[in-house]
This is a predicted structure of a 115-nucleotide RNA (SAM riboswitch aptamer (S box leader)) from Evansella caseinilytica. Of the family's consensus pairs, 94% are formed in the model. Its Rfam family is "SAM riboswitch aptamer (S box leader)". From the family's description: The SAM riboswitch is found upstream of a number of genes which code for proteins involved in methionine or cysteine biosynthesis in Gram-positive bacteria. Lineage of the source: Bacteria > Bacilli > Caryophanales > Bacillaceae > Evansella.

RNA sequence: CUCUUAUCCUUGAGGCGGCGGAGGGACAGGCCCGAAGAAGCCCGGCAACCAUCAUCAAAACCAUUGAUGAACGGUGCUAACCUGCAAGACAUAAUGAUGUCUUGGCCGAUAAGAG
Numbered sequence: 001c002u003c004u005u006a007u008c009c010u011u012g013a014g015g016c017g018g019c020g021g022a023g024g025g026a027c028a029g030g031c032c033c034g035a036a037g038a039a040g041c042c043c044g045g046c047a048a049c050c051a052u053c054a055u056c057a058a059a060a061c062c063a064u065u066g067a068u069g070a071a072c073g074g075u076g077c078u079a080a081c082c083u084g085c086a087a088g089a090c091a092u093a094a095u096g097a098u099g100u101c102u103u104g105g106c107c108g109a110u111a112a113g114a115g
Stems, first nucleotide, its partner, number of pairs: 001115008015043001017042003023033003027084004044078003049074002052070007085104008
């Protein structure tokens, strides 16, 4: 980098922390955050995808599967959003359309696996 599977409606962490010093919210357009300090790094925190451990169940000792819990490991996350393409329904309007909702998709993010 490519592919496959799962998740992305919602919960939680979002700190008077240290360094840093102007950008950031993936992209585009909006709309926002930011010298009352952005990105990034460290610490702290959250969560439970993988790994690990404990308990219970499946004829159940090992292995396996499922459920619940723990949180010392590998990741991840730690302001909040709208639209993007197509179809359908409804409303306004009057043949150009606009708005709302639903469904699917694109793009993107994370984890696990394969090349």